[in-house]
The part of an RNA shown here (small-subunit ribosomal RNA, 5' domain) has 522 nucleotides and comes from an uncultured bacterium.
Its mean pLDDT, the model's own confidence on a scale to 100, is 84.
Context: one part of a larger RNA
């Protein structure tokens, strides 16, 4: 001197653009944050048309419960189209991404640069060949049953793009053998041959969406290696699935990943083991540079979802708003037994020197569903709070005395604050007021921001200055008060009766809506 996700302390007009729990990965009240498709399905309710049954009679109203009186837009009931639509169900996609944290990790986490003759890949694109015939369910719903309540039992009834055989197989999987070429090698790469196994689904507004089987790309991910990655020897030995092979299971997929036998290995002063610290990087600060300190905001990777285990489901998790089992805690309870996980936005309590609204919109970008329409989205877009931070801007300009009063000092003559103020003459940047008023939206409609940004006009010098600091280093002095006392200091050091160094006052210097102060890093 330069930097901060900062905080105190005094001040404080405005606007853009950022940025805001660094501490308890501590507990959470209440809202919200995944949910969509009737163009896969059945059933239920509505609206309308059309038809078909009913004079064997509806609402009322009396009543001896047996009827009796009534006479309707010919209803109640039924069957068929259509049509929007609604909370559930069955079925598909989607809740594995978006969002959050940094607790754990000294690691193939990460970064770099390779490798996979050891892999897998939903939604997408190109290309190929198919799609014929069948069967049983089961939700929902209708009965009935436990239970306070979550939530079930048990009979029946029904569909589908749900589920299951069968029938085909160009290509495929698997078996056995072959040929050619090729590679350091397990082996690849193209050709054909037997044998054997697995598929498929419709809907539609006739444009089209879909479904199977296998190939190819792209996009995502697995796994493996080299090489780098904090501190300790006041931590010197560590190691039995350990370290290797044969076989064998597991997996998408090599591998002690697992396991049967077998050998006795393997690591390690070039630092194993332990300990303690710590998510990595792009980039961020500094600094001439080499370095060195940080990793908050933005972006990539990884990790984690109250603690701990574990699978199911799928293409994909071992799954933040999904399931089971144990904990700890919370809540409900009829005591039998149940529910709940904000490190998602917001807001609460707590700790803390310390950090914000239970805001608008889904109009733009993006994501999820859907052929669309739309529909969902605390992702995003905005707005609100806070000088917290970096930039801009203003808080007047111009004249105006040998120079007004105050005020400080005086050697009593004066100097000094001082064009400084008052007067007089403009100007309107920002606030305020009155009037227009958007881009942002790409055939059509659509616009939170916001009557906001800008644009005009009227109007008042009016509403808008403070902090530190004056011995030296370091820019800037005098008066008084005190009397090693009360105080001051970042180092040297100031103060014991003339203190430029305490305290106050004129005066002066510095930066400026800030300005010092502590904290940490160069």
């Nucleotide at each position: 001197g330069g930097a901060u996700g900062a905080a105190c302390g005094c001040u404080g007009g405005c606007g853009g653009c950022g940025u805001g729990c660094u501490u308890a990965a501590c507990a959470c009240a209440u809202g919200c944050c995944a949910g969509u498709c009737g163009a896969a399905c059945g059933a239920a309710g509505c609206a309308u048309a059309a038809g078909a049954g009913a004079c064997a009679g509806a609402a009322u109203a009396c009543u001896a419960c047996g009827g009796u009186a009534g006479g309707a837009a010919g209803a109640u009931u039924u069957u068929u189209a259509u049509g929007a639509c609604u909370g559930a169900g069955u079925g598909g996609c989607g809740g594995a991404c978006g969002g959050g944290u940094g607790a754990g990790u000294a690691a193939c986490g990460c970064g770099u640069g390779g490798g996979u003759a050891a892999c897998c890949u939903g939604c997408c694109u190109c290309a190929u060949a198919c799609a014929g015939g069948g069967g049983g369910a089961u939700a929902a719903c209708a009965g009935u049953u436990a239970g306070a309540a979550a939530u079930g039992g048990c009979u029946g009834c029904u569909a589908a793009u749900a589920c299951c055989g069968c029938a085909u197989a160009a290509g495929c999987g698997c078996a056995c053998a072959g040929u050619a070429c090729u590679g350091c090698a397990u082996g690849g790469u193209a050709c054909a041959g037997u044998g054997u196994g697995a598929a498929a689904a419709a809907c539609u507004c006739u444009g089209g969406u879909g479904g199977u089987a296998a190939g190819a790309g792209a996009u995502g991910g697995a796994c493996c290696c080299g090489c780098g990655u904090c501190u300790g020897a006041u931590u010197a030995g560590c190691u039995a699935g350990u370290u290797g092979g044969u076989g064998a299971g597991g997996u998408a997929a090599g591998g002690g990943c697992u396991c049967a036998c077998c050998a006795a290995g393997g690591c390690a002063a070039c630092g194993a083991u332990c300990a303690g610290u710590a998510g990595c990087c792009g980039a961020c600060c500094u600094g001439a540079g080499a370095g060195g300190g940080u990793g908050g905001c933005c972006g990539g990777c990884c990790a984690c979802a109250u603690u701990g285990g574990g699978a199911c489901u799928g293409a994909g998790a071992c799954a933040c708003g999904g399931c089971c089992c144990a904990a700890a805690c919370u809540c409900c309870u009829a005591c039998g037994g149940g529910a709940g996980g904000c490190a998602g936005c917001a807001g609460u309590g707590g700790g803390g020197a310390a950090u914000a609204u239970u805001g608008c919109g889904c109009a733009a970008u993006g994501g999820g569903g859907g052929a669309a329409a739309c529909c969902c989205u605390g992702a995003c877009g905005c707005a609100g709070c806070a000088a917290c931070g970096c930039c801009g801007c203003g808080u007047g300009a111009g004249u105006g005395a040998g120079g007004a009063a105050g005020u400080a000092u005086c050697u009593c003559g004066g100097u000094a604050u001082g064009u400084a103020a008052a007067g007089c003459u403009c100007u309107a940047u920002c606030a305020g007021c009155g009037g227009g008023g958007a881009a942002g939206a790409a055939a059509g409609a659509g616009g939170a921001c916001g009557g906001u940004a800008c644009c005009c006009g009227a109007c008042u010098a009016a509403g808008a200055a403070g902090c530190c600091c004056c011995g030296g280093c370091u820019a800037a002095c005098u008066a008084c008060g005190u009397g090693c006392c009360a105080g001051c200091a970042g180092c040297c050091g100031c103060g014991g009766u003339a203190a430029u160094a305490c305290g106050u006052a004129g005066g002066g210097g510095g930066c400026g809506a800030g300005c010092g102060u502590u904290a940490u890093c160069c």